[in-house]
RNA sequence: CUUCGAUAAAGGUAAACCCUGAGAGAUCAGGGGGCACAGAGUAAAGGGUCUUAUAGAGAAUACGGAAACAUCUCUAAAGAAAGCCUUACCGCCGAA
Numbered sequence: 001c002u003u004c005g006a007u008a009a010a011g012g013u014a015a016a017c018c019c020u021g022a023g024a025g026a027u028c029a030g031g032g033g034g035c036a037c038a039g040a041g042u043a044a045a046g047g048g049u050c051u052u053a054u055a056g057a058g059a060a061u062a063c064g065g066a067a068a069c070a071u072c073u074c075u076a077a078a079g080a081a082a083g084c085c086u087u088a089c090c091g092c093c094g095a096a
Stems, first nucleotide, its partner, number of pairs: 002096004012037002017032006035083001041089003045086003049080002054076006064069001
């Protein structure tokens, strides 16, 4: 330097769930917890996934309203997630 994670040691992260807080929501932060993880370290670049405050379109005209709006449905990230896959960067221990 390359490939790999059989064994061992030192350590690391923390799913579900519960509590508190933030957010329209996806989700996030802190505490508890521990399913798992050899990059479950960092970065939303590509694919895919999630959300719809907002924007656009449509429906209904029953209810509030003179209307706009609100309501319902659909579409769209600029929002979210790195513990979905790929990619980029950095890194611990050990083996060949």